RNA sequence: ACAGAAAAAGGCAAACCUAUUGAAAAAUAGGGACGCAAAGUCACGGGUCUAAGGUAUUGUGCUACGAUGGCUGGGCUGCCUGAA
Numbered sequence: 001a002c003a004g005a006a007a008a009a010g011g012c013a014a015a016c017c018u019a020u021u022g023a024a025a026a027a028u029a030g031g032g033a034c035g036c037a038a039a040g041u042c043a044c045g046g047g048u049c050u051a052a053g054g055u056a057u058u059g060u061g062c063u064a065c066g067a068u069g070g071c072u073g074g075g076c077u078g079c080c081u082g083a084a
Stems, first nucleotide, its partner, number of pairs: 002082003011036002016031006034070001040076003044073003047068003053063004
C1' cells in the first nucleotide's frame, strides 16, 4: 500500500431536555447516549430541508445567496489493530 473480525490507547455523540442565536431549516453551549473506523474536515457534484428577501395569478406557489458532512459521491488530513 491493503483490511477493519476482535482488542486496546483514546475520540465523537442521535433522539430527548435546558439556555442562547435565527424568519425558518438549523446552529452553539451544558446534560444525555442511538450509534460511528473517519460520526475529522471542505457545500465541489447529486439529494433533502427551510423561504427571511425576491418574484408571481396574493389562495398559496416558485426561488438559496440559508441549512444539512450523522443522506451520499468526491477532495484533503489522521488514531489504533491486523498486515507488510
This is a predicted structure of an 84-nucleotide RNA (c-di-GMP-I-GGC riboswitch aptamer) from Peribacillus loiseleuriae. The source organism's lineage runs through Bacteria, Bacillota, Caryophanales, Bacillaceae and Peribacillus. Its mean pLDDT, the model's own confidence on a scale to 100, is 83.